[in-house]
Small-subunit ribosomal RNA, 3' major domain from an uncultured bacterium, 478 nucleotides, folded computationally.
RNAcentral holds the full RNA, with entries from ENA.
Context: one part of a larger RNA
RNA sequence: UGACGGGGGCCCGCACAAGCGGUGGAGUAUGUGGUUUAAUUCGAUGCAACGCGCAGAACCUUACCUGGUCUUGACAUGUCGAGAACCCUUCAGAGAUGAGGGGGUGCCUUCGGGAACUCGAACACAGGUGCUGCAUGGCUGUCGUCAGCUCGUGUCGUGAGAUGUUGGGUUAAGUCCCGCAACGAGCGCAACCCUUGUCCUUAGUUGCCAGCGCGUAAUGGCGGGAACUCUAAGGAGACUGCCGGUGACAAACCGGAGGAAGGUGGGGAUGACGUCAAGUCAUCAUGGCCCUUACGACCAGGGCUACACACGUACUACAAUGGUCGGUACAGAGGGUUGCAAUACCGCGAGGUGGAGCCAAUCCCAGAAAACCGAUCCCAGUCCGGAUUGGAGUCUGCAACUCGACUCCAUGAAGUCGGAAUCGCUAGUAAUCGCGGAUCAGCAUUGCCGCGGUGAAUACGUUCCCGGGCCUUGUACA
Numbered sequence: 001u002g003a004c005g006g007g008g009g010c011c012c013g014c015a016c017a018a019g020c021g022g023u024g025g026a027g028u029a030u031g032u033g034g035u036u037u038a039a040u041u042c043g044a045u046g047c048a049a050c051g052c053g054c055a056g057a058a059c060c061u062u063a064c065c066u067g068g069u070c071u072u073g074a075c076a077u078g079u080c081g082a083g084a085a086c087c088c089u090u091c092a093g094a095g096a097u098g099a100g101g102g103g104g105u106g107c108c109u110u111c112g113g114g115a116a117c118u119c120g121a122a123c124a125c126a127g128g129u130g131c132u133g134c135a136u137g138g139c140u141g142u143c144g145u146c147a148g149c150u151c152g153u154g155u156c157g158u159g160a161g162a163u164g165u166u167g168g169g170u171u172a173a174g175u176c177c178c179g180c181a182a183c184g185a186g187c188g189c190a191a192c193c194c195u196u197g198u199c200c201u202u203a204g205u206u207g208c209c210a211g212c213g214c215g216u217a218a219u220g221g222c223g224g225g226a227a228c229u230c231u232a233a234g235g236a237g238a239c240u241g242c243c244g245g246u247g248a249c250a251a252a253c254c255g256g257a258g259g260a261a262g263g264u265g266g267g268g269a270u271g272a273c274g275u276c277a278a279g280u281c282a283u284c285a286u287g288g289c290c291c292u293u294a295c296g297a298c299c300a301g302g303g304c305u306a307c308a309c310a311c312g313u314a315c316u317a318c319a320a321u322g323g324u325c326g327g328u329a330c331a332g333a334g335g336g337u338u339g340c341a342a343u344a345c346c347g348c349g350a351g352g353u354g355g356a357g358c359c360a361a362u363c364c365c366a367g368a369a370a371a372c373c374g375a376u377c378c379c380a381g382u383c384c385g386g387a388u389u390g391g392a393g394u395c396u397g398c399a400a401c402u403c404g405a406c407u408c409c410a411u412g413a414a415g416u417c418g419g420a421a422u423c424g425c426u427a428g429u430a431a432u433c434g435c436g437g438a439u440c441a442g443c444a445u446u447g448c449c450g451c452g453g454u455g456a457a458u459a460c461g462u463u464c465c466c467g468g469g470c471c472u473u474g475u476a477c478a
Base pairs, nucleotide, nucleotide: 001478002477003475004474005473007472008471009470010469011468012467013466015462016461019425020424021423022422023421026316027315028314029313030312031311032310033309034307035306042053043052064302065301066300067299068298069297070296073125077124078123079121080120081119082118083117086103087102088101089100090099091098092097107114108113127291128290130289131288132287136285137284138280139279140278141276143274148187149186150185151184152183153182154163155162156161167178168177169176193268194267195266196265198236199235200234201233202232203231204230208225209224212223213222214221239262242256243255244254245253246252318418322377323376324375325374326373327372334365335364336363339358340357344353345352346351384415389410390409391408392407393406394405395404431454432453433452434451435450436449437448
């Protein structure tokens, strides 16, 4: 100087408390451990691994296993030789591949040849998801959006170092004020950026329709309008600016006015010096080591989907604030040409036929659901719950056996609110309800990322648990 203390003081955080809803019990989905296996590829392992890499394993992916094959190689550059490339096709084979048959002769040209592509030969070399993340770059997590981390000069100290950065107030903040052997400065904080909340201006189609007119069973459908909504560009607005009080005549705090909004308005992006030899050599790059007729490459089939069990994360429930049936209403944000697909018809349905319109403020996906209004069920393993299983089908795709999703009929398991323990959340939040997208041939009612609808309770307080910041004290620790 740090670190540590079941030392002290001050302070903060859904840290506790006060509340609401869960997890832990059931079934299923998914990941992991373990076990099994020819293989169940590899990585991630307290918080900070475990719906994680994977924004989608039937083949492919795929790195694993078994078998069949290749050796300048599936891929790159260079040399030589041949042939345009390419297309169709026969046989053998699981295919890779091997053996053939036919068509085709292009572009540029100084007529020597050249460009692109294919095949063959030999050698330089290729190749490796092989090892080392404890050799590394890059990227990322975490403490933590915590308020800290430092430097120059000066001063003090023999020195390590100290001071500044401590103190009195204050703040979300090393934020600001005052004081002070310090005076300044940098990286952080804040602001500048995006979005949302109010208003104005401009613009008015594909969006809008108040007033005028036309038309319809009905609809901005039409003429028209530019008011309103909205769209999207520019501005205004919030700064403790104003008033009162407290305070040290400060910073600031408390209350109030005006205002759409008030003290950082809400949300996001933004992550200092560093810590964990944290994670990643399997995104990529890369040193070293290793393999080179194989640890490289191709193919078929299998596996990554196994199953006594254990754990994590979710979904669905156990019901009446509910289930079922009928009627009726209101979103936002997205996606669409290898695509989204309406009206219509067929099918109980998944879906099929067909194809208007749309490269989309125009058309489509698209019916929002909870809610509301009626009816029914009457507390039961039930008209709750839907696992499992049998049968029949639909769709995608060479192909659904291992191993897809969905539909219909039948079946109807566990489950009556969950031990010890434990998690999230302070407002348009929790809870609850549906909608969309990426990936994608197909596959997510349960994952992920977004979107809106309905919409609470509670916070006395900081004694205690956890984490963190500042000062101080002790130390046989560095």
It matches the Rfam family "Bacterial small subunit ribosomal RNA". Its mean pLDDT, the model's own confidence on a scale to 100, is 83.